[in-house]
RNA sequence: GAAGCACGCUGGACCGCCGCUGGUGCAAUCUGGGAAACCAGGCACUGGAGGAACGUCCGGACUGCACAGGACAGCGCAGGAGCUAACGGCUCUCCACCGCGAGGUGAGGAUCAGAGCAACAGAGACGAGUCGGUGAAGGGGCAACCCCGAUCCGGGUGAAACGGGCAAUCUCUGCGCGCAGCAACACCAAGUAGGCCAGUAUCGAGGUGGUUCCGCUGAGCUGGCGGGUAGGUGGCAUCGAGCUGUUUGGCGACAAACGGCCCAGAGUAAUGGCGGUCAUGCCGGGGUUCGCAAGAACGCCGGUACACAGAAUCCGGCGUACAGGCGCGCUUCACAC
Numbered sequence: 001g002a003a004g005c006a007c008g009c010u011g012g013a014c015c016g017c018c019g020c021u022g023g024u025g026c027a028a029u030c031u032g033g034g035a036a037a038c039c040a041g042g043c044a045c046u047g048g049a050g051g052a053a054c055g056u057c058c059g060g061a062c063u064g065c066a067c068a069g070g071a072c073a074g075c076g077c078a079g080g081a082g083c084u085a086a087c088g089g090c091u092c093u094c095c096a097c098c099g100c101g102a103g104g105u106g107a108g109g110a111u112c113a114g115a116g117c118a119a120c121a122g123a124g125a126c127g128a129g130u131c132g133g134u135g136a137a138g139g140g141g142c143a144a145c146c147c148c149g150a151u152c153c154g155g156g157u158g159a160a161a162c163g164g165g166c167a168a169u170c171u172c173u174g175c176g177c178g179c180a181g182c183a184a185c186a187c188c189a190a191g192u193a194g195g196c197c198a199g200u201a202u203c204g205a206g207g208u209g210g211u212u213c214c215g216c217u218g219a220g221c222u223g224g225c226g227g228g229u230a231g232g233u234g235g236c237a238u239c240g241a242g243c244u245g246u247u248u249g250g251c252g253a254c255a256a257a258c259g260g261c262c263c264a265g266a267g268u269a270a271u272g273g274c275g276g277u278c279a280u281g282c283c284g285g286g287g288u289u290c291g292c293a294a295g296a297a298c299g300c301c302g303g304u305a306c307a308c309a310g311a312a313u314c315c316g317g318c319g320u321a322c323a324g325g326c327g328c329g330c331u332u333c334a335c336a337c
Stems, first nucleotide, its partner, number of pairs: 001333005007327004012278007020048007030041004050308001054319002057317005062181004074177005079093005094108001095106004109172002114170002116166002131154003138148003185234004191229001195225006206217005240262001242261008280305006287298004
């Protein structure tokens, strides 16, 4: 210098104006909505998307229901040892395969229980036999160099031919799993319908029309209670499997101790819009410096680009998407010393 391998970080910065949304404090305990529950409204300060917030694939927390224990069924996992709250994740390691190598990939328990499967070719493909040759003893046959026949041998086909393979076919073995999910669930709580209780009512309640006493109608009416629904609040975001620094232990995943920090949050669902400056990449123009040159470095002007994508109960993973930029380690080859 070229070609690679394995990782880590980053994912624009700032200013002005106008907004959206959470929290805290202050204030009238006021105004508006609502039957209520409850919600909204002012000012000040302050917080406000990601490395994947994504897919919703796996595992947990949490919640309700079920539950003595065990087994069957069903689903999932599979070398060994570990990590972890748990996992199908991660770490170390063995083996196999790929690569010159750094490294990468693995659907790596069992075919000493049973079943099933194998294109094409081939006589025959999972069941044993069968094709060609050989052809003992013996038999058939008038006889033959014929036929039957134990045994032994073998070409060809094919990935595989009496011996194996496939468990990424069922199965067996070991281990794990109760079911459902925040639209879970808990609380507050209208109207309508239905339920229960009490009173009253065919000895006419109640409703209704007219002319206050006469029609019509005919089983309800009044009050209370409780459950559920609409609606509202909590769950729900500042105390956790939390983030971060140091030290110690461990090859490592990780763990422990000590110190520091508090970090979005709605339920039509906020995190935005406009303008400007700068940075970065690319293109064009032109300049300065270095250089024999090719060219390199650094300013200036103009244009242009800036990805993938947006929380929704929370957390740990996996998978997938991603413009551009930065850094560390290692391998192979070439050249120079």

Bacterial RNase P class A, 337 nucleotides, folded computationally.
The gene name in the source record is rnpB.
RNAcentral records the identical sequence in 5 taxa.
The coordinates come from a structure-prediction model, not an experiment, and the mean pLDDT is 76.
The RNAcentral record of the sequence draws on ENA and Rfam.